[in-house]
Context: one part of a larger RNA
RNA sequence: CUUGGUCUAAAGCGUCCGUAGCUGGUUAUGUAAAUCUUUUGUGAAAUUGUCAAGCUUAACUUGACAGCGCGCAAAAGACACUGCAAAACUUGAGACCGGGAGAGGUUAGGAGUAUUUCUUGGGGACCGGUAAAAUGGGAUAAUCCAAGAAAGACUACCAGUGGCGAAGGCGCCUAACCAGAACGGUUCUGACAGUGAGGGACGAAGGCUAGGGGAGCGAACCGGAUUAGAUACCCGAGUAGUCCUAGCAGUAAACGCUGUGAAUUAGGUGUUGCACAACUUAUCAAGGUUGUGCAGUGUCGAAGAGAAGUCGUUAAAUUCACCACCUGGGAAGUAUGGUCGCAAGACUGAAACUU
Numbered sequence: 001c002u003u004g005g006u007c008u009a010a011a012g013c014g015u016c017c018g019u020a021g022c023u024g025g026u027u028a029u030g031u032a033a034a035u036c037u038u039u040u041g042u043g044a045a046a047u048u049g050u051c052a053a054g055c056u057u058a059a060c061u062u063g064a065c066a067g068c069g070c071g072c073a074a075a076a077g078a079c080a081c082u083g084c085a086a087a088a089c090u091u092g093a094g095a096c097c098g099g100g101a102g103a104g105g106u107u108a109g110g111a112g113u114a115u116u117u118c119u120u121g122g123g124g125a126c127c128g129g130u131a132a133a134a135u136g137g138g139a140u141a142a143u144c145c146a147a148g149a150a151a152g153a154c155u156a157c158c159a160g161u162g163g164c165g166a167a168g169g170c171g172c173c174u175a176a177c178c179a180g181a182a183c184g185g186u187u188c189u190g191a192c193a194g195u196g197a198g199g200g201a202c203g204a205a206g207g208c209u210a211g212g213g214g215a216g217c218g219a220a221c222c223g224g225a226u227u228a229g230a231u232a233c234c235c236g237a238g239u240a241g242u243c244c245u246a247g248c249a250g251u252a253a254a255c256g257c258u259g260u261g262a263a264u265u266a267g268g269u270g271u272u273g274c275a276c277a278a279c280u281u282a283u284c285a286a287g288g289u290u291g292u293g294c295a296g297u298g299u300c301g302a303a304g305a306g307a308a309g310u311c312g313u314u315a316a317a318u319u320c321a322c323c324a325c326c327u328g329g330g331a332a333g334u335a336u337g338g339u340c341g342c343a344a345g346a347c348u349g350a351a352a353c354u355u
């Protein structure tokens, strides 16, 4: 570089916000940058075509004419699309109002069962553990039963291809504060939008720094088994860690292995939220049933797509805008340089060689 691709073959940044850039709704007016038309100038020679001429012919050379040169400059004109200027519109977007839904976030307070330890009482020989055992605990009284106390962690049932959140993620109760989405509206602004290179913020688990905390679990380590061996799987112990506060780190099969936004294109059937309509009731209320609309979340499937598996209005269909990424396997996410980090390491990221 290409009418190539990115669910599973190489390939969608972990997610969002947003700068530049790129792209951009409807209507009419002006302008004429862009675009288009015409004319003029310029656009070397060689090369190319035709016709001649010259080397004995050809190749070759020379001459004339034509063509090429798709550009640039100047002038005149056209105005549909794009741009620009000023004006208007409401369907995109946003604001406002209303009553609802939610494990959305932060902080504080409270509760609950279990577990472990301790104290007191009862009791008196085994307990524990396994496929079987042993290590281990136990007459300094265990295990077990009852009562009480303390501590730390967690939040059974409800619980649901249920809900909320940009993703990571979020689940006992109450309160305060903060944020977002959906629905409805005879309200308002009037294109304010989409995407987003750099950049910024957030980001599971594990890890690091400092200070607390430490019940249970438990890398490492120790012991017992198993085994040919057993640096494992099983068992008994057990430090870091797991928890809290303040920072760092910035990665995951961070997955829907599917970037974001918009438009168009059959349906069936569940379910969640809101609204509307009809019906319904010994509980008249924030009840129930059925249907419709919008928004979400599942499943099946026409057309279509696809190498197939499958996808299929939540597209991987048909199109548009913008970004990111891919180009055989290995060497290799390595080396080197750079940036960041306390470190671990992260980001960026080759080649020789080999096949």
Stems, first nucleotide, its partner, number of pairs: 004326003007309002012323001014202004021195003025089003029085003033082001035078008048066007092192001093189003096185003104178007111155002115151008126137002163170002207248006216242002222236003259322006267300014304311002328355003337348004

Predicted 3D model of a 355-nucleotide part of an RNA (small-subunit ribosomal RNA, central domain) from a metagenome.
The coordinates come from a structure-prediction model, not an experiment, and the mean pLDDT is 87.
It matches the Rfam family "Bacterial small subunit ribosomal RNA". Gene Ontology terms of the family: ribosome and structural constituent of ribosome.
The RNAcentral record of the full RNA draws on SILVA.